[in-house]
A computed fold for a 1494-nucleotide RNA from a soil metagenome, annotated as small-subunit ribosomal RNA. The prediction has a mean pLDDT of 80. RNAcentral holds the sequence, with entries from MGnify.
């Protein structure tokens, strides 16, 4: 000397970045809500420089003067009174004291307000050509005369304001003589040149004060001059005639174009001039770690300003806030003739506004004008009052006090919180009242306080007058509860709120701050978000098209000398005061004040040094350049020449097509196209070579050859000697298209036209086709004009390809394109890396959040089209990079699945069954509704079920627990009456016992029961699904700045994350796979069934299969897998079937299986009963069945199962019936009986011969039969009869073997049955799979992605509809500053020959001079007029934008976005958009070619 630098929240699924918005600290001359106790200290009209009523803010001096009036004395004149003293009146006149106004002086230019305006301001250092009263020093002098004027007094005008006239008077007022200097003019000579008195004192002089006059200086103060600093704006680039200088005069206090005449042609500007804005400037204050930003109110300094504008007098000092004159506006007054006014002073008024105070005491104190003093006067000041406006103190009680009251609030119903808080008991008195006393501030010997009976000190009484506010989702300390239900309403950003809101609104709690909080505004922080300290430009904003020429400017090699601007260092002055810090004192502490002290980072003199930079002189050779030599090149420029292809015309040949595309058409052709042959003509571009090459500043350049012209590289010496580097403004070049003229026109081809394709096609796709593509000359000046990468110079690991030049290969040197790289380094990554985006210098351009806009206006550029340059209102909280994970592609590779594809059988027509939609209905209860809802829930609605509907009952209830009270008695049953029934009514009929009214029951009242009522988006628990698909994941390690990655990739291989093997992995878990069941062999054991147990069967255990062995073969790592055969075996490559469902997905489905949370209903959304409904019926779907028939149907006979089931049951034999069925009742809780036997299809044998039939059975009618209180609504079966449609469009569903077709059986529900459904069971028993190109769907690994609610994505413009800002816009209104001409108040100045008046000198006198007036001239405010600039303001309409609920029409872009997309231009379209030309890659895919790199 310091003793100091803090984040957060918000773009994403998630990360890193960049970027912006948003918040937490601090202020404040505020303001507004809410509240409000005390004191001290500051502060109080930021808006209308809007207007002001009243009253006050500037006077003094009588010791500068004469007069008026008053009072007291003296002295005197005359009168009256009175004996007289002596009274009282009057004249005169002196003194004193006081008063007025007036003439003089002094002062009024200080003191106080404001901040309009302005840069002539103001800060800070300097300097000459100056003044300057009062004040101080010093030094001289104050003698001598005069003319006049206010007042006053008469008169007159005026309404007033005021003013004339004529007499008359003083002076420190006025004007002359004399005198005078070291004064002042002039070269000298000369010459000009002043004054005033007054008061005290004396008898008087004399002296003393105060003066006044001339000089010389001081000190103050004030003019002036310079240099430096001090806002934005270039959409303000040229500006200036007094304008720059000079000469000379005026002019002034004083330089000076300050003014004039002249002469000259100057000055000023990108270091920004001149114009526009907008603003007083400094100390300072507020923020801040600073460095800066912002500000500039109270104090202090300067400066402007006093209703606007303008003028000068007076003075030291003024162009004068409270003086003058003019003019203008407003405002009062009037007798209309005229006149007064000027609060940005102090109160107050009015009015503007969110907002800002008393019409208060007082000169006691500090300070100022006057005066000789006393003393007057001071809205300066000192005080008091009013505002919580600021800052600081202080209070609002202290202690004790659990039954942890009450009462609120919340509960899991226990209890906890409010809370020691309160009540209550004991104290204290800051205040608060009321009483007493009572300062200091006074200096100065005496007087003198406004504040103020205030501060303060004493006593008494009093817990008593005295706490709110704003918050509690995060940021951000602080949580529940009701209430409401995208309403209401919150919000500083993110956002909250659509029924369980910690976010709203109340309330309890609770946080923070406190007599203050909260909230608006402002301004600094944070914000390194303008970046000097201290950013960046490859993809986020941002490298101009080039950097070719080149100006100012800014950097600038080596060396020696001098120098001494820079720097560097030491010191002087000086940056007022206050103020900020620091260490003291004093108000009871602080706040506030005092007193020292440091500082002021600036400027400025001086001195020192002499590395550096600079500056001047001088050398030098590495930069640079330039001489030789040689080479290189699709460099450029102008001419001339070739071919080969296209088209074209002509003739030949020939004879039906051609051309074109996914496919067609338009089109061309028997008038002869296309092909093919020859001839010929024209215009444009130059195959191969061709390439990573080459050149050039970039654009760009490409057949040969020639000619002009410029460049680069290499080698060798040599020459000059810093001559370099950037590079604003400037100038040149500048693809493509396009523009103007004239030419040219083959091929292609915007624009048009047809064809197509399409819902539509102003597109993609096809046929024609104009401009235009080519040349000249001229213009334009833009592009993804890109390496998106600015230009030089230097450093800083490799490797390799290639060009060019050097030397005679190898090798090496230079110069240049390329590659790759884990060097290092740097980057947000991605990626860059001696061609740097490394590390360093230098100089230039650019960038600051999205959109609005590269757009309006303005200007310049261009013929245009349109370039350059370049904003705002206004709106969002985001836009964006880069990477990471997933979905996703009409992106790619592999790979799988009855996914296709082959094959067999269907749906889809037909009729019925059955469900669902829909539609009806009192009711058709509910749910479920892509796949994954529709023969589902329900594995069986006639009542019951039932939840629905009428329509009747019942209310502690049909059911459960409790309590109290009553009182009968068991309840029950049963009998009658009503009714449809529940029910209701009457009546039989009736306990148990320890005797304790205890159990049991009813009946009542209370708690409470109940509810298929709501929410499945408030759950749980089940379950569907992707899917039995091969996944999903963790430790631990490591990669990465992070999401993340690795492991889980590759390569073979599996059904398979199955296995093996490389390999930053290396184990592990859930899945897979095995283990379980059931079937296929076979062995043991055991054996209920007529025997028997040989076979079979049946229960139980065991055995068995593992690619184990064995040949070949393929891959290949001596793994591992596969593939073929073999041997055994029952079975052979998971033997088949089944359970089994990983982490998740769909807010998947279920509150109607249960359970639950919140809500809703409680004589009813509970419950009973009867009757209907669920069964309706135009229609539509959905799953199924029988069938259309010969592989069939009909008869006749003949054969073979298995799994089940059976007590309110299975039910045999026998008899009846055509049958359904009845009668029966043997036998069986079952390997035994029953079902059961004829099990269908099938075998055989006949009839039926392709037809709506001997197919096929609906449908209807007839008369039975079962079950069951009961079969109309609304069952099943049986006979007789009757005898519909009827091979299935688009399309679409299952099946890979004991399956698919196909044929019966059985079972559960169940009285019976709508069952053709479901679960199961045997029987008989195929065909096909070449293959994955292609649908659907999965699964890995890549790409792209603007998606992430994840393609049902996001998204783009017209139109239409509201709103909202700006732009244009005929024209309309205002303002600003000039400009020309005009007119021109008052005022200074100059002129005046002529008019008028004119004391003071001069003169005897006329006169003379002087001076005034008035006339004229210059100069000028205001106004008038005319043409223009330039701001705003308002405008019918216009074009565009931005925002907004889910409108319309299409779908441009995101993926190859379905025509790949973008830029630049031009043309064209309802609209995004199209499409032609050149161009980029910030395009995906496949396939070549070339290089690396291993």
């Nucleotide at each position: 000397u310091a003793u100091u630098g803090a984040g957060a929240a918000u773009u994403u699924g998630a990360u890193c970045c960049u970027g912006g918005u948003u918040c937490a600290g601090g202020a404040c001359g505020a303001a507004c809500g809410c509240u409000g106790g005390c004191a001290g200290u500051a502060u109080a009209c930021c808006u209308u420089a809007a207007g002001c009523a009243u009253g006050c803010a500037a006077g003094u001096c009588g010791a500068g003067c004469g007069g008026g009036g008053g009072u007291u004395u003296g002295u005197u004149u005359g009168g009256c009174c009175g004996u007289a003293a002596g009274g009282c009146c009057u004249u005169a006149u002196a003194a004193a004291c006081u008063u007025c106004a007036g003439c003089g002086g002094c002062a009024g230019a200080c003191g106080g307000g404001u901040g309009a305006g302005a840069a002539u301001a103001g800060a800070c250092a300097g300097g000459a050509a100056u003044c300057u009263a009062c004040c101080u020093u010093u030094u001289u002098g104050u003698g001598g005369g005069g003319a006049a004027u206010a007042g006053c007094u008469a008169g007159c005008c005026g309404a007033a304001a005021g003013g004339c006239u004529a007499a008359u008077u003083a002076a420190u007022a006025c004007c002359g003589c004399a005198u005078a200097a070291g004064u002042c003019c002039g070269c000298a000579a000369g010459g000009a040149g002043a004054a005033a008195g007054g008061c005290c004192u004396u008898a008087a002089c004399c002296g003393g004060c105060c003066g006044c006059a001339g000089a010389a200086a001081g000190a103050u103060g004030a003019g002036c001059c310079u240099g430096u600093u001090c806002g934005c704006u270039a959409u303000c680039a040229g500006c200036u005639a007094g304008u720059u200088g000079g000469u000379g005069a005026g002019g002034u206090a004083a330089u000076g174009g300050c003014u004039c005449a002249c002469c000259a042609a100057g000055g000023c500007g990108a270091c920004g001039a001149c114009g526009g804005c907008u603003a007083g400037g400094g100390g300072g204050u507020g923020u801040g770690a600073g460095a800066g930003c912002a500000c500039g109110g109270c104090c202090c300094c300067c400066c402007a300003c006093a209703a606007u504008g303008u003028u000068a007098c007076u003075u030291a000092g003024a162009c004068a806030c409270g003086g003058a004159g003019c003019a203008u506006a407003c405002a009062c007054c009037u007798a209309c003739g005229g006149g007064u006014g000027g609060c940005a002073g102090c109160a107050a008024c009015u009015g503007g506004g969110a907002a800002u105070u008393u019409u208060g005491c007082a000169c006691a104190a500090u300070g100022g004008a006057c005066g000789a003093a006393a003393g007057u006067c001071u809205g300066a000041u000192g005080c008091a009052g009013u505002g919580a406006u600021a800052c600081u103190g202080c209070g609002u009680g202290u202690g004790g006090g659990a039954u942890g009251a009450a009462g609120g609030c919340c509960c899991u119903c226990g209890g906890g919180u409010u809370g020691u808080a309160a009540a209550c008991c004991a104290c204290u008195g800051u205040g608060a009242u009321a009483g007493g006393g009572g300062a200091a501030a006074a200096a100065a010997u005496u007087u003198u306080g406004a504040u103020g009976g205030u501060a303060c000190c004493c006593u008494a009484u009093u817990a008593g007058a005295a706490a709110g506010c704003a918050c509690c989702u995060g940021c951000u300390a602080a949580c529940u509860a009701c209430g409401u239900g995208c309403c209401a309403g919150a919000a500083g950003c993110c956002u909250c709120g659509g029924u369980a809101a910690u976010a709203c609104g109340u309330a309890g709690g609770g946080u923070g701050c406190a007599a203050g909080c909260g909230u608006u505004g402002u301004c600094c922080g944070g914000a390194u978000u303008u970046a000097u300290u201290g950013g960046g430009c490859g993809u986020a904003a941002a490298g101009a098209g080039u950097a070719u020429c080149g100006u100012a400017g800014g950097c600038g090699g080596u060396u020696u000398u001098u120098u001494a601007a820079g720097u560097a260092u030491c010191g002087g002055g000086u940056u007022a005061a206050a103020g900020c810090c620091u260490g003291g004192g004093g108000c009871u502490c602080a706040a506030c004040u005092c007193c020292a002290g440091a500082g002021a980072u600036g400027c400025u003199c001086g001195a020192u040094a002499a590395a550096c930079u600079g500056a001047a002189a001088g050398a030098c050779u590495a930069g640079c350049g330039g001489u030789u030599a040689u080479u290189c090149g699709g460099a450029g420029u102008u001419g001339c020449c070739a071919g080969a292809a296209u088209u074209c015309u002509u003739g030949g040949u020939g004879g039906a097509g051609g051309a074109g595309u996914a496919a067609a058409a338009u089109c061309c052709g028997u008038u002869g196209a296309u092909a093919u042959c020859a001839a010929g003509a024209a215009g444009a571009a130059u195959a191969c070579c061709a390439a990573a090459a080459g050149c050039g500043a970039a654009g760009g350049c490409a057949g040969g050859c020639a000619u002009c012209u410029a460049g680069g590289a290499u080698a060798u010496a040599c020459c000059g000697g810093a001559c370099g580097c950037u590079g604003a403004u400037g100038a040149a070049c500048g693809a493509a298209a396009g523009c103007u003229a004239g030419g040219g026109g083959a091929g292609c081809g915007a624009a048009a036209g047809g064809g197509a394709u399409u819902a539509g096609a102003g597109a993609c796709c096809c046929c024609u086709g104009u401009a235009g593509u080519c040349c000249u000359a001229g213009c334009c000046g833009u592009a993804a004009a890109c390496u998106a990468u600015g230009a030089a110079c230097a450093c800083u690991a490799g490797c390799u390809a290639u060009c060019u030049g050097a030397a005679u290969u190898u090798u090496u040197c230079a110069g240049g394109u390329g590659g790759u790289g884990c060097a290092a380094g740097c980057u947000a990554a991605c990626g860059c890396g001696u061609u740097a985006a490394g590390u360093g210098u230098u100089c230039c351009g650019c960038c600051u959040g999205g959109g609005g806009a590269g757009u309006a206006c303005g200007g310049c550029c261009g013929c245009a089209a349109g370039g350059c340059u370049a904003a705002a209102a206004c709106u969002c909280a985001a836009a964006g990079g880069a990477a990471u994970u997933g979905a996703c592609g009409g992106g790619g590779a592999a790979a799988c699945g009855c996914a296709c594809a082959a094959u067999c059988a269907g749906c889809g027509u037909g009729c019925c069954a059955u469900g669902u939609g829909g539609u009806u209905u009192a009711a058709u209860u509910g749910g479920a509704u892509a796949c994954g809802a529709a023969a589902c829930c329900u594995u069986g609605a006639a009542c019951c079920u039932u939840a629905c509907c009428u329509g009747g009952g019942u209310u502690u209830g049909a059911c459960a627990u409790g309590u109290g009270a009553c009182u009968g008695c068991a309840a029950a049953u049963c009998u009658c009456c009503g009714g449809a029934a529940a029910c209701g009514g009457a009546g039989a009929c009736u306990c148990c016992u320890u005797c304790g009214a205890g159990g049991g029951u009813g009946u009542c009242a209370c708690a409470c029961a109940g509810c298929u009522g709501c929410u499945g988006c408030a759950u749980g628990g089940u379950u569907g699904u992707c899917a039995u698909c091969a996944g999903u994941u963790c430790g631990u390690g490591u990669c990465g700045u992070g999401a993340g990655g690795c492991g889980u990739c590759g390569g073979c291989u599996u059904a398979a994350g199955u296995g093996c093997c490389g390999u930053a992995a290396c184990g592990a878990a859930c899945g897979c796979a095995a283990c379980c069941c059931c079937u296929g062999u076979g062995c043991u054991a055991u054996g209920u069934u007529a025997a028997a147990u040989a076979u079979c069967c049946a229960u139980a255990g065991c055995a068995g299969a593992c690619u184990g062995c064995c040949u070949c073969g393929g891959u290949u790592u001596u793994u591992u897998c596969c593939g073929a055969g073999g041997a055994g075996g029952a079975a052979g490559g998971a033997g088949g079937g089944g359970a089994u469902g990983a982490u998740g997905u769909c807010a998947a489905a279920u509150c109607a299986u249960c359970a639950u949370g919140g809500c809703g209903c409680u004589u009813a959304c509970a419950u009973c009963c009867a009757g209907g409904g669920c069964u309706a019926c135009a229609c539509a779907c959905a799953u199924g069945g029988c069938g259309u028939a010969a592989u069939g149907g009909g008869c006749a006979u003949a054969a073979c199962a298995a799994c089940g089931g059976g007590g309110u049951g299975c039910g045999a034999a026998g008899c009846c019936g055509c049958g359904a069925g009845g009668c029966g009742g043997a036998g069986c809780a079952a390997a035994u009986c029953c079902u059961u036997a004829u099990a269908a299809a099938u075998a055989u044998g006949u009839c039926c011969u392709c037809a709506g039939u001997u197919c096929g059975g609906a449908u209807u009618g007839c008369a039975g039969g079962c079950u069951g209180c009961a079969a109309u609504u609304c069952g099943c079966c049986u006979g007789c009869a009757u005898g519909a449609a009827g091979g299935g469009g688009a399309g679409u569903u299952g099946a890979u073997a004991g399956u698919a077709a196909u044929c019966g059986c059985a079972g559960a529900u169940c009285a019976g049955c709508a069952a053709c459904a479901c679960u199961g069971c045997g029987g008989u028993g195929a065909a096909u799979a070449c293959g994955u190109u292609c649908u659907c769907g999965u699964u890995u690994c890549u790409u792209g992605u603007a998606c992430a609610c994840a393609c049902u994505g996001c998204c783009c413009g017209u139109c239409a509809a509201g709103u909202c800002a700006a732009c244009a816009a005929a024209g309309u209104c205002a303002g600003u500053a000039g400009u020309g001409c005009c007119c021109g108040a008052a005022g200074u100045a100059g002129g005046u020959a002529c008019c008028c008046a004119u004391a003071a000198c001069c003169g005897c006198a006329a006169g003379g001079g002087u001076u005034g007036g008035g006339c004229c001239u210059c100069c000028u405010a205001a106004g008038g007029u005319a043409a223009g600039a330039c701001u705003g303001g308002c405008g019918a309409u216009g074009g565009g934008g931005g925002c907004u609920a889910a409108g319309u029409c299409g779908u441009a872009a995101c993926a190859a976005g379905g025509u790949a997309u973008c830029c630049g231009u031009a043309c064209u379209g309802g609209a995004a958009g199209g499409u032609g030309c050149g161009g980029a890659u910030g395009g995906a895919u496949c396939a070549c070619c070339u290089c690396c790199u291993u």